[in-house]
RNA sequence: GCGGCUGUAGCUCAAUUGGAUAGAGCACAAGCCUACGAAGCUUGGGGUUGCAGGUUCGAGUCCUGCCAGCCGCGCCA
Numbered sequence: 001g002c003g004g005c006u007g008u009a010g011c012u013c014a015a016u017u018g019g020a021u022a023g024a025g026c027a028c029a030a031g032c033c034u035a036c037g038a039a040g041c042u043u044g045g046g047g048u049u050g051c052a053g054g055u056u057c058g059a060g061u062c063c064u065g066c067c068a069g070c071c072g073c074g075c076c077a
Stems, first nucleotide, its partner, number of pairs: 001073007010026004019057001028044005050066005
């Protein structure tokens, strides 16, 4: 340099194959419980869906460019 895959909450992953307000578990905070803690229960906070454009009535999903990571191939030495 070329090709492929991936990028969604702090972490790990969903989201019906384009449809209404993007969810779950863990973690975190508060409360309950307890002599105190752990465990357990309840509630809550947390998102520019990597970035910028485009298509569409409507995009996490489709298209283009860029960025990052992984894999393969190639070039130079």